A computed fold for a 107-nucleotide RNA from Anaerovirgula multivorans, annotated as SAM riboswitch aptamer (S box leader).
Its mean pLDDT, the model's own confidence on a scale to 100, is 83.
Lineage of the source: Bacteria > Bacillota > Clostridia > Natronincolaceae > Anaerovirgula.
The RNAcentral record of the sequence draws on Rfam.
Its Rfam family is "SAM riboswitch aptamer (S box leader)". About the family: The SAM riboswitch is found upstream of a number of genes which code for proteins involved in methionine or cysteine biosynthesis in Gram-positive bacteria.
RNA sequence: CUCUUAUAAAGAGUGGCGGAGGGACUGGCCCUGUGAAGCCCGGCAACCAGCACAUAAGGUGCAUGGUGCUAAAUCCUGUAGGUGUUGUUAUACCUAAGAGAUGAGAG
Numbered sequence: 001c002u003c004u005u006a007u008a009a010a011g012a013g014u015g016g017c018g019g020a021g022g023g024a025c026u027g028g029c030c031c032u033g034u035g036a037a038g039c040c041c042g043g044c045a046a047c048c049a050g051c052a053c054a055u056a057a058g059g060u061g062c063a064u065g066g067u068g069c070u071a072a073a074u075c076c077u078g079u080a081g082g083u084g085u086u087g088u089u090a091u092a093c094c095u096a097a098g099a100g101a102u103g104a105g106a107g
Stems, first nucleotide, its partner, number of pairs: 001107007013041001015040003021031003025078001027076002042070003047066003050062004074099001079096007
């Protein structure tokens, strides 16, 4: 990097360093000197491993290790279909897909 598969409207600091950007991308809309990114500590969660319990199997628990996460639904959106409103344009909602993210596995 590619493929497969699972997950996502829950949860997580008024901490330290740092100093201007950040929310993948598009278009929006936001966050940010009342301090962005990044790093450290803390925290959340429980995907994988581990341990304990139980089972026919699925499982339940712990949070030791490996990741992950810690504004807003994956912040909304981008393609297709449906329903409503609308003269057109457009817009609201629903479903599916796409894209991206993270875990696990494979090449």